[in-house]
Molecule: c-di-GMP-I riboswitch aptamer
Organism: Gammaproteobacteria bacterium
RNA sequence: UUCGGCUAACGGCAAACCCGUCGAAAGGCGGGGACGCAAAGUUUCCGGUCUAAGGAGCAGGGGCUCUAUGACAGCGGGACUGCCAGC
Numbered sequence: 001u002u003c004g005g006c007u008a009a010c011g012g013c014a015a016a017c018c019c020g021u022c023g024a025a026a027g028g029c030g031g032g033g034a035c036g037c038a039a040a041g042u043u044u045c046c047g048g049u050c051u052a053a054g055g056a057g058c059a060g061g062g063g064c065u066c067u068a069u070g071a072c073a074g075c076g077g078g079a080c081u082g083c084c085a086g087c
Stems, first nucleotide, its partner, number of pairs: 005084001012037002017032006035074001041080003045077003048072003054067005
């Protein structure tokens, strides 16, 4: 330096759920909480998924359909960065 992560250490992150808060929603953030994670660190570049405020179309008993410019990095891939020990 590269590779892989069986064991250990320093430690790290934190699903569901609950409370508060922001948001039209999906969801975010803070606190509690741990299902899990060796990149569950960063990044929407590619695919996928969720939502549909606004917009468009249809309807005309209050709705339906389409749409991301919204979101998910803990859905997969790519890119970038990084701890520990071992071989």